Annotation:
A computed fold for a 524-nucleotide part of an RNA from a Cytophagales bacterium, annotated as small-subunit ribosomal RNA, 5' domain. It was read from a public genome assembly. The coordinates come from a structure-prediction model, not an experiment, and the mean pLDDT is 84. Rfam family: Bacterial small subunit ribosomal RNA.

[in-house]
Context: one part of a larger RNA
């Protein structure tokens, strides 16, 4: 000198863009953050419509008939999105490969199929236990829930045959025989689904080369340890396995093992570069979800707002027993030098479900707070010498300085205030018409804005609403007076102060930067 997720002191007019618990992965009141589908189902608790009956003529009762729809069964989603950095020195990450050792819901392409039957169960109804959470028994009922049968191949497994190829185990193609396994309907007749297989796309899993902290005041470490055979397990290879047997190996001064520290990278800061430091915001990967463990479901989890067990803590209780997990968004307490609103909207972008309309979305987009940072603008401009007055200084009837500064005259109106106008972000989807064998395509009209009456534009008024902070001995731009008298104090280093202090305190003047200026901390 540059930089910062900064803090503190003094000060403060505006706008745009960004950023905002670095500490206690401390504890959490309250609200919201993951639902959706009636075009899968039985149905009808609420709302609305319709119908019927009764009458007190505007009410009551009944009917799932219609729109819809609480709870329930079922499907898909909830494994994404959002948060945090505890752990981890590791194939965790980065980069480059391999997988002839692998999986992949939804999506795309293609081929084939979608026949028949059965028993339950939730809900509803009846009855019971309990303070509650919840739960038990009986009767009855449906499905795209469940089960059985049929059908069956480029699928699985077993026994073969031929050909081709490679990178060792081997792989691919064609083919014969046997074995096992499937499906679901809805319908407004437009279509949407279902099953099997093959291929693709996307997303993973696994393995490997190289790279990736400190300490040798850590030198030896290791029995599932290293390898083999067999077995189990997995989507899959593998000591993956507290499985059996056999061998005695494996790592290490090119740093094993141990201890400490730490999420990694793209980046960011600095520097001429090499390098050094860094990982806040944004993006990719990893890990975690009160602490520890376990599996279930599922295409995918060993699962933040799922389950079970143990523990600590908090809460409810009728003392028998129960409930909970903000490292989601706000917010509270605590800690701290220190870090924001218990806001608005799904209008856009994106996600889930749905045929769609649509519903949900603290993702997201916006608004609020904060000079925390970066950028921009303003606080006027021109003229004006009696060089006014005050202040300050001096060699003091006077001179110098403040200083064209002010007054005064003319001008402008960014900004401010008031008034008027007023966006882009919105293009669709759906619906209508036309073309089309099917995907789909074309045309015209209409609807939809949280931000926001915001940005922006125009007019009116009037210099009107707007300057501070640090420093002035040298380094280092900027000097005098008064007070103090080794005191009070200053100080980054050298050093100032003991009676003429340009170094302390005040004043006048000056210098630098400026809505900021200084100080502190950290990095280069």
């Nucleotide at each position: 000198g540059g930089a910062u997720g900064a803090a503190c002191g003094c000060u403060a007019g505006c706008g745009g863009g960004a950023g905002g618990c670095u500490u206690a992965a401390u504890a959490c009141a309250u609200g919201c953050a993951a639902g959706u589908c009636g075009a899968g189902g039985g149905g009808u608790a609420a709302c609305a419509g319709g119908g019927a009956a009764g009458c007190u003529u505007g009410c009551u009762u009944c009917c799932g008939c219609u729109g819809a729809c609480g709870a329930c069964c079922g499907g898909c989603g909830a494994a994404c999105g959002g948060g945090u950095g505890c752990g981890u020195a590791a194939c965790g990450c980065g980069u480059a490969u391999g997988u002839a050792a692998u999986c992949u819901g939804c999506c795309c392409u293609g081929u084939a199929c979608u026949g028949g039957a059965a028993g339950a169960u939730a809900g509803c109804c009846c009855g019971g236990a309990g303070a509650a959470a919840u739960u038990c028994g009986g009767a009855u009922u449906a499905a795209u829930a469940u089960u059985c049968c049929a059908u069956a191949g480029c699928a699985u497994c077993c026994c073969g045959a031929a050909g081709c190829c490679g990178c060792a185990u081997g792989g691919c193609u064609u083919u014969g025989g046997g074995c096992u396994u499937a499906a679901a309907g809805a319908u407004u007749c437009a279509u949407c689904g279902g099953u099997a297989c093959a291929g693709g796309a996307u997303g993973g899993g696994c393995a490997u080369g190289c790279g990736u902290g400190a300490c040798a005041u850590u030198a030896g470490c290791u029995a599932g340890u290293u390898g083999g055979u067999g077995a189990g397990g997995u989507a899959a290879c593998g000591g993956c396995u507290a499985c059996a047997c056999c061998a005695a190996g494996g790592c290490u001064g090119c740093g094993a093992u141990g201890u400490c520290u730490a999420g990694g990278g793209g980046u960011u800061c600095u520097g001429a570069g090499a390098g050094g430091a860094u990982u806040a915001u944004c993006c990719c990967c990893c890990a975690c979800a009160c602490u520890g463990g376990u599996a279930c479901u599922g295409a995918g989890a060993c699962a933040c707002g799922g389950a079970c067990c143990a523990g600590a803590c908090u809460c409810c209780u009728a003392c028998g027993g129960g409930a909970g997990g903000c490292a989601g968004c706000a917010g509270u307490a605590g800690g701290g030098a220190a870090u924001a609103u218990u806001g608005g909207u799904c209008a856009a972008u994106g996600g889930g479900c749905g045929a769609g309309a649509g519903c949900c979305u603290g993702a997201a987009c916006c608004a609020g707070c904060c000079a925390u940072c970066c950028c921009g603008c303003g606080u006027g401009c021109a003229g004006g010498a009696a060089g006014a007055a005050u202040g300050c200084c001096c060699u003091a009837u006077g001179g110098g300085u403040u200083g064209u500064a002010a007054a005064c005259u003319g001008c402008u109106u960014u900004u401010a205030u008031c008034a008027g106008g007023g966006a882009a972000g919105a293009a669709a989807a759906u619906g209508g018409c036309c073309u089309u064998g099917c995907g789909a395509g074309g045309c015209a009209c209409a609807c939809u804005g949280a931000c926001g009456g915001u940005a922006c534009c125009u007019g009116a008024u009037g210099a009107a609403u707007a300057a501070g902070c640090a420093c002035c001995g040298g380094c280092u731009a900027a000097c005098u007076c008064c007070g103090u008298g080794c005191c009070a104090g200053c100080a980054g280093c050298c050093g100032c102060g003991g009676u003429a202090a340009u170094a302390c305190g005040g004043a006048g003047g000056g210098u630098g930067c400026a809505a900021g200026c200084g100080u502190u901390a950290u990095c280069c």